[in-house]
Molecule: transfer RNA
Organism: Anaeramoeba flamelloides
RNA sequence: AGAUGUAUAGCGCAGUGGUAGCGCGCUCGCCUCACACGCGAGAGGUCCACGGUUCGAUCCCGUGUACAUCUA
Numbered sequence: 001a002g003a004u005g006u007a008u009a010g011c012g013c014a015g016u017g018g019u020a021g022c023g024c025g026c027u028c029g030c031c032u033c034a035c036a037c038g039c040g041a042g043a044g045g046u047c048c049a050c051g052g053u054u055c056g057a058u059c060c061c062g063u064g065u066a067c068a069u070c071u072a
Stems, first nucleotide, its partner, number of pairs: 001071007010024004018055001026042005048064005
């Protein structure tokens, strides 16, 4: 310098254009003398940024940024 991949909750990851989910963690309740386990409920997200396409974008397109890999 060129090519490819990844970017979604505190962490690890799903999500094939129609109001964004799972596991762990966190908070509250139940259970217990108490803790753990278990059960139930809840909080927590400008879906990396900016543009474009579309009635509608986490998803498709372009540019940029960060990280990783490959080639030179």